Annotation
A computed fold for a 705-nucleotide part of an RNA from a Candidatus Aenigmatarchaeota archaeon, annotated as large-subunit ribosomal RNA, domain II. The prediction has a mean pLDDT of 85. The full RNA is in RNAcentral, with records from ENA. The organism belongs to Candidatus Aenigmatarchaeota, within Archaea. Rfam family: Archaeal large subunit ribosomal RNA.

Context: one part of a larger RNA
RNA sequence: GGCAGGGAGUUUGCUUUUGUGGCGAGGUUAAGCCGAAGAGGCUGAGCCGUAGCGAAAGCGAAAGCGCGUAGCGAAAGCGUGGCGCUGGGUCUGAAAGGGCCUGGAGUCACAAGAGCAAGACUGGAAGCCGCUUGAUCUAACCCCGGUUAGGACGAAGCGUAGCGAAAGCUGCGUGGAGGUCCGCUACCAGUGUUGAGCUGCAGUUCACUUGGGUGAACUGGGGUUAGGGGUGAAAAGCCAAUCGAAAGCGGCGAUAGCCAGUUCCUUCCGAAAUGUGUCUCAGCACAGCCCCAUCUGAGAUAGUUAACAGGGUAAAGCACUGAUUGGAGGGCCAAGGGAAGAAAUUCCCAGUUCUCCUGUCAAACUCAUAAUCUGUUAACGUCUAAGAAGAUGGGAGUGAGGGUACUGGGGUAAGCUUAGUACCCGAAAAGGGAACAACCUAGCCUGAGGUUAAGGUCCCUAAUCUUAGCUAAUUCAUAAAGCUUGUCCCAACUCUAAAACAAGAAGGGCGUAGGCUUAGAAGUAGCCAUCGCAUAAUCAACGUGUAAUAACGGACUUCUCGAGAGUUGGGGCGGUGAAAAUGGACGGGAGUAAGCUAAGAACCGAGACCUCAGAUCGCGAAAGCGAUAGUGUAGGAAGGCGUUCUGUGUGGAUAGAAGCAUCUGCGUAAGCAGGUGUGGACCACAUAGAAUUGAAAAUCCUGCC
Numbered sequence: 001g002g003c004a005g006g007g008a009g010u011u012u013g014c015u016u017u018u019g020u021g022g023c024g025a026g027g028u029u030a031a032g033c034c035g036a037a038g039a040g041g042c043u044g045a046g047c048c049g050u051a052g053c054g055a056a057a058g059c060g061a062a063a064g065c066g067c068g069u070a071g072c073g074a075a076a077g078c079g080u081g082g083c084g085c086u087g088g089g090u091c092u093g094a095a096a097g098g099g100c101c102u103g104g105a106g107u108c109a110c111a112a113g114a115g116c117a118a119g120a121c122u123g124g125a126a127g128c129c130g131c132u133u134g135a136u137c138u139a140a141c142c143c144c145g146g147u148u149a150g151g152a153c154g155a156a157g158c159g160u161a162g163c164g165a166a167a168g169c170u171g172c173g174u175g176g177a178g179g180u181c182c183g184c185u186a187c188c189a190g191u192g193u194u195g196a197g198c199u200g201c202a203g204u205u206c207a208c209u210u211g212g213g214u215g216a217a218c219u220g221g222g223g224u225u226a227g228g229g230g231u232g233a234a235a236a237g238c239c240a241a242u243c244g245a246a247a248g249c250g251g252c253g254a255u256a257g258c259c260a261g262u263u264c265c266u267u268c269c270g271a272a273a274u275g276u277g278u279c280u281c282a283g284c285a286c287a288g289c290c291c292c293a294u295c296u297g298a299g300a301u302a303g304u305u306a307a308c309a310g311g312g313u314a315a316a317g318c319a320c321u322g323a324u325u326g327g328a329g330g331g332c333c334a335a336g337g338g339a340a341g342a343a344a345u346u347c348c349c350a351g352u353u354c355u356c357c358u359g360u361c362a363a364a365c366u367c368a369u370a371a372u373c374u375g376u377u378a379a380c381g382u383c384u385a386a387g388a389a390g391a392u393g394g395g396a397g398u399g400a401g402g403g404u405a406c407u408g409g410g411g412u413a414a415g416c417u418u419a420g421u422a423c424c425c426g427a428a429a430a431g432g433g434a435a436c437a438a439c440c441u442a443g444c445c446u447g448a449g450g451u452u453a454a455g456g457u458c459c460c461u462a463a464u465c466u467u468a469g470c471u472a473a474u475u476c477a478u479a480a481a482g483c484u485u486g487u488c489c490c491a492a493c494u495c496u497a498a499a500a501c502a503a504g505a506a507g508g509g510c511g512u513a514g515g516c517u518u519a520g521a522a523g524u525a526g527c528c529a530u531c532g533c534a535u536a537a538u539c540a541a542c543g544u545g546u547a548a549u550a551a552c553g554g555a556c557u558u559c560u561c562g563a564g565a566g567u568u569g570g571g572g573c574g575g576u577g578a579a580a581a582u583g584g585a586c587g588g589g590a591g592u593a594a595g596c597u598a599a600g601a602a603c604c605g606a607g608a609c610c611u612c613a614g615a616u617c618g619c620g621a622a623a624g625c626g627a628u629a630g631u632g633u634a635g636g637a638a639g640g641c642g643u644u645c646u647g648u649g650u651g652g653a654u655a656g657a658a659g660c661a662u663c664u665g666c667g668u669a670a671g672c673a674g675g676u677g678u679g680g681a682c683c684a685c686a687u688a689g690a691a692u693u694g695a696a697a698a699u700c701c702u703g704c705c
Base pairs, nucleotide, nucleotide: 001705002704003703004702005701006700011118012117013116014115015114016113017112018111019110020109021108022107023106026048027047028046032042033041034040052059053058062086064085065084066083067082071078072077087102088101089100090099091098092097121261122260123259124258128251129250130249131248132247133246139225140224141223142222143221144220145219146218147217148215150182151181152180153178157174158173159172160171161170162169163168187212188211189210192208193207195206196205227243229239230238231237264640265639266638267637268636269635274287275286276285277284278283288398289397290395291394292393293392294391295390299383300382301381303380304379305378306377307376308375309374310373316366317365321362322361323360326357327356328355329354330353331352332351336349337348338347339346340345401425402424403423404422405421406420407419408418409417410416430441431440432439445614446613447612448611449610450609451608455604456603457602458589459588460587464601465600466599467598468597469596470595476591482576483575484574486573487572488571489570490569491568492567493566494565495564503560504559505558506557507556509533510532511531514528515527516526539554542553543552544551616629617626618625619624641694643691644690645689646688647687648686649685650684651683652682659678660677661676662675663674664673665672666671
C1' cells in the first nucleotide's frame, strides 16, 4: 500500500412537547403477597389532578349579559370551541389603585422529538495525584584490589674545594623533588574538519587532527544515597537509548470552547455569517432569519399612479460661522520703519477695524434647495375561505462570510480596510467568457421535436453575405499625462495671374564711423535718439565675425519661373511615452481583413421559451385541475429499502436450501426477482415486535498478502 472483518447519538433516571390507546373528576400503583423465577391476580402507602391567594396567621372563587366561527335551519335565528362586558377569591393599602387566581380535564401506559444529570456520538493531549520498581548506565562517597614504555629538566639535603672573625657565601660533585616537561607505550579524554556516514558498521560510529598521561590520575570487584527526592569542581548536568521533576501500574473512558471522523434511499420546505451582552472576540445566551404542528377566521400589500405630509443630502451659494485675492473710501494708530521740526507735534508706511466693489473655498457653513427616499390615504394590480394577516407550542442551524455595480470613511496604494443600497456566490447546474465561486445569458423532474438568449459565423469549431469609409501600426491582440509636418475629415482666416509660396540670379546705397562713452566702439560691448536723401528696394540694422575695421548672411526690392501657398481651431484611426527574469503566445493556426467605424439581411447557438408523452408534488371524496409547483449546503419535516433476532400465520427445499460466480429483467432510488453453474442443508413471504441494524475515509483497529 491493497483486500477482508471490526468501527461512532446509546442506556438509565427526572422534566417537557406531540401522537396513539385505556379510564375519566378522577387516573395510577411502588415495595410486598399468591402464582411455575411465567402469565395473571391481590393490596392503595404514595404520586399527579380536582382552588387559589398570602412570608405567615389565615381567608377562600359565575352556570349574569352580549357578539359570533364551524354547524344546524326555508328564513328569522340558534350557536360547542372563541371573543367582549360585568362579576368573584385573596394579598397589599386609610382609600384609590395594583399583583396573582377564577365559568370542571386530567391521569396512566406505549411510541417519537428535546432538555438536565450521568464517560453520554467516537478517537486524540500536554498534564495532576496515589502506590510501587529502579544507582548492572550514570553522579558522588565508602571498603578490598589493580595499572601507569621511554626520555628530559635537576628543588632540598649531603660530600668536597675555596673565601670569611662569624653568620654564612661561592664553585664542583652527589642527590632525585615536582597536581614539572616531551611522548599515537598502555590507558583516559573528545579539539577542529561545522570532513565521511546519516533506510548508517553504529539509536553518537569512522578517518585525520587534538588534550591529559605520578595525578584533584585511570581502573576491577563489592557497597550506600530514590523522584519535589538523590547526586552534582553547577551544564538545570546525571539518576538504565527516558529528566526544568524517572519508569511501571492505578485514579481514567481525566479534561479539551480545539482537530479529525460519524455508515441506506427518495419526497417537501429551506437558512445564517447580523444586533445586544459576555475574563468576551475559535465559545455561549437572548433577539433576528429556517422548519413542523396547532389555534383563529378576513383581510394582506413586495408593484404602479395620484394626493397630502416629512427632510436638508448632491449640485449650488456666500445671507450666518470660518477661510480667502485685488481695489476704493473712512476710523483708530501704544510699540515698529521713514520724513519734517529746537521741541510739542504733524505727515507717509506698516498694523488694526468698518463700509462698498471684485475674485475664490468648507465633513463638523447654509439665504435657498433637488432627484431618489419615508409615512398616510385612494385607485389599479397581485395573493387570499382549496384559509390571508395574526397567535401559541415543538425542532434547528447560524452568529469567520465573500464578489460585482453605485455611494461614503481610512489609506500613497493593494486581490487593502471599514460602512450603506441592489444583485449574485456561499447553498446554483446549463450556454458564453480559451481555461476561470460570484462578468454576460439563464434558475435544473424524465424522454422526444422545434425556436431563441448571451456570444458568434476563414480552419481547429456549429453558423455569412452585402454596402460605404478608415487603419499599415504584427494596430487589432493590456495603460496615463505629455509629445507627434503619420494619415483622413471638417471649419475659419490670410496671400495669390496687378504673379503668391519655395528655389535660383541681382541689388541690399548716401548724409554717416548718428551722438555719447571708450585705448578703440565704424549697423552689431554699453547708454540716448532712431531722422533725412536718392530709390524698384535698402533697417542709424535680425545674426555670424574683427582689437577696432574688413568679410559673410538676414530683413527689404527687382528679375527668372507659373498655380496654388500658408496660419489657426476641431475631429477619426495611428506613432511615441511603454522595463523582468526557462523559449512563448490574439485560445492556436493564420488574417491586411478574418482589424476598426456606420448600416442592412441571414444563419448558428443553452437544461431558457414553445409542443407532445410520462412520473412526482399541491388541492379535491372522486372525476379532475394547476407549468405563476419543480436547484439546494447547515437544518427541519414526511415516506420508504435493507440486515439480525422473536411471536403468529402461509409456504419452499437432497427431483437440491443458504452462500458464491455469472447472465437477464423490473423499480426514480435504497433494492427486488428470475435463468445457468457451483454448493450440499436449510430458507422465504405476510403481519406484529425488538435492535450492539447499513462504511470509503477517522496519519482509524486487527488479520492476510